[in-house]
Predicted 3D model of a 327-nucleotide RNA (Bacterial RNase P class A) from a Bacteroidales bacterium. RNAcentral holds the sequence, with entries from ENA. The coordinates come from a structure-prediction model, not an experiment, and the mean pLDDT is 76. It is recorded under the gene name rnpB. NCBI's taxonomy places the organism under Bacteria, Pseudomonadati, Bacteroidota, Bacteroidia, Bacteroidales. The model forms 90% of the base pairs in the Rfam consensus. Rfam family: Bacterial RNase P class A. By type it is a ribozyme.
C1' cells in the first nucleotide's frame, strides 16, 4: 500500500423566515396576542424472550403437557451478555459457524441400494467328497480379509498365527469407563495404571422452570334522562291520561305528585415520568452556508424497565492476519 477480519463510535452542524405540542410568565377571567424554556432513534421497528405493576382465580398436592440442559462470573430474569472448555465444519491466516445433561440397561426405526443397516454372505478365499473333456464346475464344511452397495458395513495400522482368515493373539494409535498424579475456581487437559466396548437417532431416565388476562390493567370522582328501595300526600265516594292551553261533557280505569337515595353511563382525576408526552395525538417546512465522490441510508415515541432479532446509503477510529514493496 493493498485485500480481508474483528470491534467501538457518528448517522449531520451553523444562520435567516414561516409553522405546530407542552411548561413559565405577561396582557382583562376565557379565546386571542406577546416573552421565554423544551420537544423522537440507534433501531423509537418486529411485538420475539423477560420483568415489574395490575386484576382474575381459595390460590394445596399428583399426573400429563411445553421449555431450558458443557464451565465460570455478570444479571431481578431471559430463547440474556461476556470469558472460556470440548467434538465437528470453512478458511493460507486473522477470524467464522454450528453442537453441547445422563444412558456399553432395555424397546422400536433407519427410505433407496445392497447378501446384510447389528443372528449378514452376492462376487470371493480355504479345505473335504465324488467327477472331469483336465479348462473346470458340482454337493458339503469353514471364513470374512479383499471386491461390491450405501449417508452409514462392526476401529486404524503392522506383525503373529491358520487350511484360509479374523482383535483369534500381541505392539502402537483412537474410543469409553475407574484408581492415581500434574495444572486449573471449573468445564477440562495431559501422564502413568487397571479393566471394557463397538453405529446413528428416538422412546427413556435426571435437574431446572412454567395458572390466566394486560396500562383499552386497575383506582378515585362522577352528570342528565331512566330506575331499584325508603317516606310523606293524594286516590275506586275516580287519581293520573286522551280529546285544543282553561272550565264543562265524553272516553278510558289504577296509580299519581313531591323529597331523599344506591348502582351503573357520558365525562373527568390517577396509573403517568418533569428539560418529550397523549390528548386521534406535536415534534415540521422553505432558502442559504460549511463539509463530502455524493442528490444523505433505515426510520416516528404512545404505560414502564432489561434483552433479542431485523432494516441502514455513507464516514470515523482501534487491535489483528495475508500480500507487495522501501529502510
Nucleotide at each position: 500500500u493493498a485485500g480481508g477480519u474483528a470491534g467501538g463510535g457518528c448517522g449531520u452542524u451553523c444562520c435567516g423566515c414561516c409553522g405546530c405540542g407542552c411548561c413559565g410568565g405577561g396582557u382583562c377571567u376565557u379565546u386571542u396576542c406577546c416573552c421565554g424554556g423544551u420537544g423522537a432513534g440507534g433501531a423509537a421497528a418486529g411485538u420475539c424472550c423477560g420483568g415489574a405493576c395490575a386484576g382474575g382465580g381459595a390460590a394445596g398436592g399428583g399426573c400429563a403437557c411445553c421449555c431450558c440442559g458443557c464451565u465460570g462470573c455478570g444479571g431481578a430474569a431471559a430463547g440474556c451478555g461476556c470469558a472460556g472448555g470440548a467434538g465437528g465444519g470453512a478458511g493460507c491466516a486473522a477470524u467464522c459457524u454450528u453442537u453441547c445433561a445422563g444412558g456399553a440397561a432395555a424397546g422400536g426405526u433407519g427410505a433407496c441400494a445392497g447378501a446384510g443397516a447389528a443372528c449378514g454372505a452376492c462376487c470371493g478365499c480355504u479345505c473335504c467328497g465324488a467327477c472331469u473333456u483336465c479348462g473346470g464346475g458340482c454337493g458339503g464344511a469353514g471364513c470374512a480379509a479383499g471386491g461390491g452397495u450405501g449417508a452409514a458395513a462392526a476401529c486404524g495400522c503392522g506383525g503373529g498365527g491358520c487350511a484360509a482368515g479374523a482383535g483369534c493373539c500381541c505392539a502402537c494409535g483412537g474410543c469409553c469407563g475407574c484408581c492415581g498424579g500434574u495444572g486449573g475456581c471449573g468445564a477440562c487437559a495431559u501422564c502413568u495404571g487397571c479393566g471394557g466396548a463397538g453405529c446413528a437417532c428416538c422412546u427413556c431416565u435426571c435437574g431446572g422452570g412454567g395458572c390466566c388476562u394486560g396500562c383499552a390493567a386497575g383506582a378515585c370522582c362522577g352528570a342528565a334522562u331512566a330506575u331499584a328501595c325508603u317516606g310523606g300526600c293524594a286516590a275506586u265516594u275516580g287519581a293520573g291520561g286522551g280529546c285544543u292551553g282553561c272550565c264543562c261533557g265524553c272516553c278510558u280505569g289504577a296509580u299519581g305528585c313531591c323529597a331523599g337515595g344506591g348502582g351503573g353511563u357520558a365525562g373527568g382525576u390517577u396509573g403517568c415520568g418533569u428539560c418529550a408526552g397523549a390528548u386521534a395525538a406535536a415534534u415540521g417546512g422553505c432558502g442559504g452556508a460549511a463539509a463530502c465522490a455524493a442528490u444523505a441510508a433505515c426510520a416516528g415515541a404512545a404505560a414502564c424497565c432489561g434483552g433479542c432479532u431485523u432494516a441502514c446509503g455513507g464516514c470515523c477510529c482501534u487491535g489483528c492476519c495475508u500480500a507487495u514493496g522501501a529502510c